[in-house]
RNA sequence: UACUCAUCGAGACCGGCAGAGGGACAGGCCCGAAGAAGCCGGGGCAACCAGCGGACCUAACCAGUUCGAAAUGGUGCUAACUCCUGCGGGACCAGUCGUAUGGCUGGCCGCCGAUAGAUGAGCC
Numbered sequence: 001u002a003c004u005c006a007u008c009g010a011g012a013c014c015g016g017c018a019g020a021g022g023g024a025c026a027g028g029c030c031c032g033a034a035g036a037a038g039c040c041g042g043g044g045c046a047a048c049c050a051g052c053g054g055a056c057c058u059a060a061c062c063a064g065u066u067c068g069a070a071a072u073g074g075u076g077c078u079a080a081c082u083c084c085u086g087c088g089g090g091a092c093c094a095g096u097c098g099u100a101u102g103g104c105u106g107g108c109c110g111c112c113g114a115u116a117g118a119u120g121a122g123c124c
Base pairs, nucleotide, nucleotide: 003122004121005120006119007118008117013042014041015040016039017038021031022030023029025086026085027084028083043078044077045076048074049073050072052068053067054066055065056064082116087113088112089111090109092107093106094105095104096103097102
């Protein structure tokens, strides 16, 4: 990197160096000289994995599943719903065609699913 699974509407800064970009991509819309990205120091938020305890299972242990406490270790994060949309479906509104079931066009929805992305764990 690829693949598999889970989560993604909550939460969280200060200082130093630095000097114009950044928010993945595209279209929007935002952030930025009252200082972007990046680097360093010190904090904080959260709870994916390890660790700790209980339950289930077992003759028992291990393993597995699940619940809980904690935040020591490994990660992660510290503007805006993953900032919004992107593809498909559905609802609603308007116009229009039709006797009608319905069709077409435009708008629109903090509706559903997917794609893409991010993070963790596994695997390679």